[in-house]
RNA sequence: CGAGGCGGAUGGGUGGUCGCUGUUCGGGCAGUGCCUGGGCAGAGGAAAGUCCGGACUCCAUAGAGCAGGGCGCUGGGUAACGCCCAGUCGGGGUGACUCGAAGGAAAGUGCCACAGAAAUUAUACCGCCAGCUGGUGUUGGUAAGGGUGAAAUGGUGGGGUAAGAGCCCACCGGCGGCCAGGUGACUGGUCGGCCAGGCAAACCCCGCCCGGAGCAAGACCAAAUAGGGGAGCGUUUCGCUUAAAUGCGAAUAAGGAUGGCUCGUCCGAUGCUUUCGGGUAACGGUCGCAGGAGGCGUCGGGUAACCGGCGUCCCAGAUAAAUGAUCACUGCCCCAAGUGGGGAACAGAAUCCGGCUUACAUUCCGCUCUCGGCUC
Numbered sequence: 001c002g003a004g005g006c007g008g009a010u011g012g013g014u015g016g017u018c019g020c021u022g023u024u025c026g027g028g029c030a031g032u033g034c035c036u037g038g039g040c041a042g043a044g045g046a047a048a049g050u051c052c053g054g055a056c057u058c059c060a061u062a063g064a065g066c067a068g069g070g071c072g073c074u075g076g077g078u079a080a081c082g083c084c085c086a087g088u089c090g091g092g093g094u095g096a097c098u099c100g101a102a103g104g105a106a107a108g109u110g111c112c113a114c115a116g117a118a119a120u121u122a123u124a125c126c127g128c129c130a131g132c133u134g135g136u137g138u139u140g141g142u143a144a145g146g147g148u149g150a151a152a153u154g155g156u157g158g159g160g161u162a163a164g165a166g167c168c169c170a171c172c173g174g175c176g177g178c179c180a181g182g183u184g185a186c187u188g189g190u191c192g193g194c195c196a197g198g199c200a201a202a203c204c205c206c207g208c209c210c211g212g213a214g215c216a217a218g219a220c221c222a223a224a225u226a227g228g229g230g231a232g233c234g235u236u237u238c239g240c241u242u243a244a245a246u247g248c249g250a251a252u253a254a255g256g257a258u259g260g261c262u263c264g265u266c267c268g269a270u271g272c273u274u275u276c277g278g279g280u281a282a283c284g285g286u287c288g289c290a291g292g293a294g295g296c297g298u299c300g301g302g303u304a305a306c307c308g309g310c311g312u313c314c315c316a317g318a319u320a321a322a323u324g325a326u327c328a329c330u331g332c333c334c335c336a337a338g339u340g341g342g343g344a345a346c347a348g349a350a351u352c353c354g355g356c357u358u359a360c361a362u363u364c365c366g367c368u369c370u371c372g373g374c375u376c
Base pairs, nucleotide, nucleotide: 001372002371003370004369005367006366007365008364009363012330013329014328015327016326017325018324020042021041022040023039024038025037026036027035028034029033044346048357049356051355052354053353054352055351056214057213058212059211063263064262065261066260068210069209070208071207072206073087074086075085076084077083088102089100090099091098092097103205104204108203109202110199111198112197125146126145127142128141129140130139131138132137154172155171156170157169158168159167173195174194175192176191177190178189179188180187181186218287219286220285221284228276229275230274231273232272233271236251237250238249239248240247255267256266257265258264294313295312296311297310298309299308300307301306332343333342334341335340
């Protein structure tokens, strides 16, 4: 100097004028409202996707099992997670790094098309060796060589053999035993001829985890109606009390609630279920609605994710849907160099938060990072 890798930031800025929404402090009118003046705040890094996890609300008092679903190397973080951090192993890359579909194939079932002799009851097409035969051929041995294929039952080399084969040996790979290190996943050493294809993102097995519905959740207020009609099931027991099923209480039935099923639990006696019909609505109003698993700064712990202490700040809350328009100067990029002209992506909050995934013009910063070239 060039090319890469990893991480971060930005998403124009300042001022004036006018306008909109929320909140707050005044003034006025008079009554939860209207007018007016001032202060403060007002759409993202993804607000997108609705893919995960929760907070919160209700079912509701909420347990156990089966089915169903999710995750799947180890350790740590977190409110939690399918997320994040650090490692281990494997794939890719010269490398910095990056990706992972990362438990089990010796529990069982299943699949491996075509080609090929044969794809798990392995096998002999060509070939090699031996015997017989005039020849053709046939019998036996073999799986080292060749062919087919994604894959042919460990690999390479040597010995041995009639020719061969882990038959034997050396090294390597897998599998198993022992020892050592490590919290662990694993790693290293040593011994043993033990050699048991692939696929589980095939069914399955094993381990761990999991109630449901969702802010249109839900709470309150107002208003209105017909406390209506039909059908079915049930109308039981006990205690006290009374003139009396009179009144009170408890249990239970029919039935209902609890994501599916079973058990359990709860509600339940003018009770329960179901059906028909009616009312409320220019789709009523208020709350929920933003002070948080919050932001920023700093100190300490930790390799890190992250945790803790101290200080400080309040940074949208609309409801047919606000957060804008305009002017001037200026920042960035491109063209020009007569002072100018042009351009700027992906994209708009709706209960909120932690993640993941996807889209993205321009510009900038950092790294005791990597590779190549040149010079000293």
Molecule: Bacterial RNase P class A
Organism: Candidatus Dormibacteraceae bacterium